A computed fold for a 353-nucleotide part of an RNA from a metagenome, annotated as small-subunit ribosomal RNA, central domain. The full RNA is in RNAcentral, with records from SILVA.

[in-house]
Context: one part of a larger RNA
Formats: sequence, C1' cells, structure tokens
RNA sequence: UUGGGCCUAAAGCGUUCGUAGCCGGCUUUGUAAAUUCUAGGUGAAAUCGUUUUGCUUAACAAAACGGCGUGCUUGGAAGACUGCAGAGCUAGGGACCGGGAGGCGUCAGAGGAAUUCCAGGGGGAGCGGUAAAAUGCUAUAAUCCCUGGAGGACCACCUGUGGCGAAGGCGUCUGACGAGAACGGAUCCGACGGUGAGGGACGAAAGCUAGGGGAGCAAAUCGGAUUAGAUACCCGAGUAGUCCUAGCAGUAAACUCUGCGAGCUAGAUGUUGCAUUUUCUUCGGAAUGUGCAGUGUCGGAGCGAAGGUGUUAAGCUCGCCGCCUGGGGAGUACGGUCGCAAGGCUGAAACUU
Repeated sequence: UUGGGCCUAAAGCGUUCGUAGCCGGCUUUGUAAAUUCUAGGUGAAAUCGUUUUGCUUAACAAAACGGCGUGCUUGGAAGACUGCAGAGCUAGGGACCGGGAGGCGUCAGAGGAAUUCCAGGGGGAGCGGUAAAAUGCUAUAAUCCCUGGAGGACCACCUGUGGCGAAGGCGUCUGACGAGAACGGAUCCGACGGUGAGGGACGAAAGCUAGGGGAGCAAAUCGGAUUAGAUACCCGAGUAGUCCUAGCAGUAAACUCUGCGAGCUAGAUGUUGCAUUUUCUUCGGAAUGUGCAGUGUCGGAGCGAAGGUGUUAAGCUCGCCGCCUGGGGAGUACGGUCGCAAGGCUGAAACUU
C1' cells in the first nucleotide's frame, strides 16, 4: 500500500467539549474550478509491428509506413453529479413559550437511629471471643439497666432489571444559586449540521503536599490461636488512611469487555416521564387505548464460528475518529515529556518459541 477486522479469539481512547481536516438536507439561477467529449501543437532517438533492402543465410543493420509516448499545452462544446457565487425552503439543528419529572451539580442551615467516650444513679462477678480456645477487659467496679452530655462518621425503612448525569458517579429534610433532558406548541431563525488528528476540561478507589478532624472501621504493626511451618485465613488490639479545606496525581474488570451521528428493516409484554382518547369516580383520582422519549424481558427475519444478538443490533447502508496484525521478552529498556514522589503517557529490539 491493498485487503480483512475490533461483545467473548489481537483490537473502541475512561468521558466529553472543540481547532484543523474529512463528510454534509430540499428547490432554483449563474459560473465552469473539477469532470466528460472534441480539435490543434508538442510528445528525441533506440526499442515494438508490417513491408522492402544490405551483409552468401540468419542474428544484425538500414529505409518507409504504423504504433507507443499513458503526459504537457492552447482552443471549442456539454451542464447531470461535486465545487464556487446568488436567491429561496423547512423534514436536520438551534431559539422561545407552557405545565410537569428527576439520589443532576455547588453552597448554607436543620434533623435522625446507632456505635464509641465522659459524668451521675442502680447493680456486684464475671465479660468478651471461637469450631474449640487463648491473648484482651474487669474489684481503681467491668459486662448489664436508667438519665444526661460530648464528638465524628453515616443517612435504615421508602428502594424498584425505578430515576438523574457525558462518563466517573449521585440517596434524610429545607432553602438559595446553577445546569441538562423528555413531552406539548397554528411561535421564531433558516443547514447555522456530523465527526473530530492535535488541544482543553472532567475523571472511582488508593496515593502525595499543607492545615484541620478523628466516633466507627482498618493496610502496616503487635499479641493470641491454627499449623510441619503460618510473614495468612479465625480472635484481641492498632497507626496511616477513611472525613473536611486548598492543591497535585490521572489510573481501574473506568465493562454494555459493544466509539459517535444518521436513515431503513416483523412483533409481543412490563415499567418511568410527558401529551392525549374512552370508561368509572368518593371529584382527590383510578382504569383503558394511542403517540413521543427513556429503560428492561421475550422473540422473527437477518447476522454470527458458536454462545448469542435481534428497532437500545452484533441486521442493511452512509459519514468521521480511534485501534489490531502469533505467544513470550514487555507495557519492559532507551529517549522524550508530565509529576513533589509514587508513577503516568509515548514505546522498541536482541533473543526465544
């Protein structure tokens, strides 16, 4: 480069915004860059084809004609598609309005059961823990019961293949501020769009820096057991950490192991939101059907090596990006770059099989 792929065999960047680039709806007018056709010029010789000639023949050579020279250049014509310019449209996209849904985000305030600790009262010998024990706690009064207080973390039931968010993620209540999506509209703009190399932002847990905080839990660590040993599993303690504020870090089985957008292609059945039809109504609402949007289950064609998937595609197509090319060596070395560090990103080869 060509071809083939990326749910599970190697392969979808953790997610998103967006620059360049690539791609781009309907109608119409012009243009003619591109495209197609056509004419002229040029397109060395040798080589190649045909015929003839010259070496005794042939190879070879020469001449004529033809072809090649895929290109460049100068004119002409065409007007479908692409481009460019103009005008218009509303099916994409956006804006606005309306009433609803939501653990969406940030900040502040309030509340709740429980654990632990402290104080007081009661009580008086064990408690705790395990398969069984022991370490441990307890006469300086434990465990247990009652009352009061302190402090930190968390938010039972509701809770639901239910909701929201781009992903990570988000769950007591109230308020303020901020954002997004769905539905409905006889409103407005009028292609303003899709993707996205670089780049920016966000990004669980653990980790790091500084300052707070520290109830419970608990790496490390110390004991007790178990065991041949036990640097474990079990038990008693317990420090970082877990929490808050301000920064850093930038990784996960960051998973739907399935990139984003668009169109088309049987159904059945739950459920969430909005709109709406009909029936019932205690007038609060309930049931039923339909449409759109989301989220599940089953399933046809098709696809698939099969498992399976199947309008939420892994079906049929288009656009754009990322990635893969036997196993190991290795996500290592070297270099670069980022980071306080830990390390991240980029990322080989020899050799081996």